[in-house]
């Protein structure tokens, strides 16, 4: 330069073009003399950015960012 791949609450990941979810952490509560562990219960998310397509985009198209492998 070139080609693939990943980007989604703090973390670690799912996610057939039509409700944004799971664990785990952190909050609140019950339980305990207290912590722990267990139980319930909320609450966090411009889906990595920009434009396109389409009635609808986390998903498809194009560019750009970062990270990662291979190639010259």
């Nucleotide at each position: 330069g070139g080609g693939c791949g990943a980007u989604u609450g703090g973390c670690g990941c799912a996610g057939c073009g039509g409700g944004a979810g799971c664990g785990c952490a952190g909050c609140u509560g019950c339980c305990u003399u207290a912590c722990a562990a267990g139980c319930a219960g909320a609450a966090g998310g411009u889906c990595a950015c920009a434009a396109g397509u389409u009635c609808g985009a986390a998903c498809c198209u194009u560019g750009u960012a970062u990270c990662g492998c291979c190639c010259a």